[in-house]
RNA sequence: UUAUCAAGAAAGGUUGAGGGAAUAGACCCGUUGAAACCUUGGCAACCCUCCUCAGGGAGAAGGUGCUAAAUUCUACCACAGCAACUCGUUGUGGAUAGAUAA
Numbered sequence: 001u002u003a004u005c006a007a008g009a010a011a012g013g014u015u016g017a018g019g020g021a022a023u024a025g026a027c028c029c030g031u032u033g034a035a036a037c038c039u040u041g042g043c044a045a046c047c048c049u050c051c052u053c054a055g056g057g058a059g060a061a062g063g064u065g066c067u068a069a070a071u072u073c074u075a076c077c078a079c080a081g082c083a084a085c086u087c088g089u090u091g092u093g094g095a096u097a098g099a100u101a102a
Base pairs, nucleotide, nucleotide: 001102002101003100004099005098010040011039012038013037014036018029019028020027023075024074025073026072041067042066043065046063047062048059049058050057051056071097076094077093078092079091080090081089082088
């Protein structure tokens, strides 16, 4: 820089209190065992391999990644609805931030 991010996929061992990126709030997971590390498995298909004129299709040996909840939700902007006297609320789209790949 570009693409994707509502799909998908768990057991065992060591250990022992936190964890869900950061800030704030909400909500949730956790001694019926969090996070971390290790082993084995699985998911997916970015790179990759094969077929194809292309579009596209098939695959999974290898390089990554992932394996609670949408990137857990909200935060900023625009539009629309509701409500209404200035505070709020719902939805859609976008931005920012982040993650992963090339």
Predicted 3D model of a 102-nucleotide RNA (SAM riboswitch aptamer (S box leader)) from uncultured Salinimicrobium sp. The prediction has a mean pLDDT of 83. The source organism's lineage runs through Bacteria, Pseudomonadati, Flavobacteriia, Flavobacteriaceae and Salinimicrobium.